[in-house]
Context: one part of a larger RNA
RNA sequence: UGACGGGGGCCCGCACAAGCAGCGGAGCAUGUGGUUUAAUUCGAAGCAACGCGAAGAACCUUACCAGGGCUUGACAUCUAACGGACUUAGUAGAGAUACUAAGGUGCCUUUCGAGGAACGUUAAGACAGGUGGUGCAUGGUUGUCGUCAGCUCGUGUCGUGAGAUGUUGGGUUAAGUCCCGCAACGAGCGCAACCCUUGUUAUUAGUUGCCAGCAGUAAGAUGGGCACUCUAAUAAGACUGCCGGGGUUAACUCGGAGGAAGGUGGGGAUGACGUCAAAUCAUCAUGCCCCUUAUGUCCUGGGCUACACACGUGCUACAAUGGCUUAAACAAAGUGAACCGAAUCCGUAAGGAGGAGGGAAACACGAAAUAAAGUCUCAGUUCGGACUGAGGGCUGCAAUCCGCCCUCAUGAAGCUGGAGUUGCUAGUAAUCGCGAAUCAGAAUGUCGCGGUGAAUACGUUCCCGGGCCUUGUACA
Numbered sequence: 001u002g003a004c005g006g007g008g009g010c011c012c013g014c015a016c017a018a019g020c021a022g023c024g025g026a027g028c029a030u031g032u033g034g035u036u037u038a039a040u041u042c043g044a045a046g047c048a049a050c051g052c053g054a055a056g057a058a059c060c061u062u063a064c065c066a067g068g069g070c071u072u073g074a075c076a077u078c079u080a081a082c083g084g085a086c087u088u089a090g091u092a093g094a095g096a097u098a099c100u101a102a103g104g105u106g107c108c109u110u111u112c113g114a115g116g117a118a119c120g121u122u123a124a125g126a127c128a129g130g131u132g133g134u135g136c137a138u139g140g141u142u143g144u145c146g147u148c149a150g151c152u153c154g155u156g157u158c159g160u161g162a163g164a165u166g167u168u169g170g171g172u173u174a175a176g177u178c179c180c181g182c183a184a185c186g187a188g189c190g191c192a193a194c195c196c197u198u199g200u201u202a203u204u205a206g207u208u209g210c211c212a213g214c215a216g217u218a219a220g221a222u223g224g225g226c227a228c229u230c231u232a233a234u235a236a237g238a239c240u241g242c243c244g245g246g247g248u249u250a251a252c253u254c255g256g257a258g259g260a261a262g263g264u265g266g267g268g269a270u271g272a273c274g275u276c277a278a279a280u281c282a283u284c285a286u287g288c289c290c291c292u293u294a295u296g297u298c299c300u301g302g303g304c305u306a307c308a309c310a311c312g313u314g315c316u317a318c319a320a321u322g323g324c325u326u327a328a329a330c331a332a333a334g335u336g337a338a339c340c341g342a343a344u345c346c347g348u349a350a351g352g353a354g355g356a357g358g359g360a361a362a363c364a365c366g367a368a369a370u371a372a373a374g375u376c377u378c379a380g381u382u383c384g385g386a387c388u389g390a391g392g393g394c395u396g397c398a399a400u401c402c403g404c405c406c407u408c409a410u411g412a413a414g415c416u417g418g419a420g421u422u423g424c425u426a427g428u429a430a431u432c433g434c435g436a437a438u439c440a441g442a443a444u445g446u447c448g449c450g451g452u453g454a455a456u457a458c459g460u461u462c463c464c465g466g467g468c469c470u471u472g473u474a475c476a
Stems, first nucleotide, its partner, number of pairs: 001476002003473003007470007015460002019424005026316008034307002042053002064302007073127001077126002079123005086103007107116003129291002132289003138285002140280003143276001145274001150189006156165003169180003195268004200236007209226003214223002239262001242256005318417001322376005328370001334365003339358002344353003383414001388409007430452007
């Protein structure tokens, strides 16, 4: 100087407390461990691995296994020779592949001999190739403490020196934020602001959006209009600016006015010096080591989907604040051409036929909780829907291993969950649906969007994590 303390002081955080909803019990989905297996590819491991890499494993993906093949190779450059490229069909085979037949003679230059650019075949080797090893050789990227308020430097001063000072102290703040003081004076990286979004208004613009008055209709369809809504560009607005109390006449704080908004208005992006030899050699790049008729590469099939069990994360429930039936209403944000697909018709339905319109403020995909009426009357039920049988639909070369959906039948566990444990302070929790990426198909996951919309916070004694000062130390 740090680190540590079941030392002290001050302070903060959904850290506790006060509340609300959960998890832990059930069934299922998904990830992991374990076990099994020819293989169940690999990685991730307290917080910070475990719906994680994977924004989507039937083949492909795919790295794993079995079998069948290839060896200058599936891919790149170089040399030589030959050919034409290319297209179609047939045979054998699980396919990779092998063989055969037919069509086809291209582009640029030309002294018509040929040469050149792609393309293919053959030969030889230089080489290719490796998701093989090492993340404890590395770059890059990322997590975490933590959006915590810290981390440093120059000059000066003090100290023999390591170092100290500044950065400590008194206040204050979300903040090393600011004020005051001070052997310090300044400065840098962080904080804040600048950026995006949302909340208010004005101006401009008025179609694909809108409709107050006028005409008009089944309908903002249409004439007309751009007031309003909205859209999207510009600008204004909030600065403790004003008033009062407190405070050191300061910083600041409490209350008030005006205001759409008040003291960082809400949300996001943004992550200092560093810590964990943290993660990643399987995104990529890369040193060294290793393989080279195989640890490379092609193919068919299988596996990654196994199942006594254990754990994590979710979904659905156990019901009456509910289930079911009927006929009504109100979003936002997105997406659409190998696409979205309306009306209409068929089908109980999934879906099929159809094909209007739409590269979209124009057309399409499109709400549910909710409200109204009726029914059920506390029961393993008209709760719950697992599992299973039968029949269908869709995608796709192909749904057996191993997809999703529909109908009928079946109707399991489950009556609110032990010890323990998680999230959340407001348009939040809870609850309800909608969309997108990936994607042929395949979400209860992920990322977004809006609808309905609470309770509680006395307080900081305690648990956890963190910041500053100080103290002890046989630690570095």
Molecule: small-subunit ribosomal RNA, 3' major domain
Organism: uncultured bacterium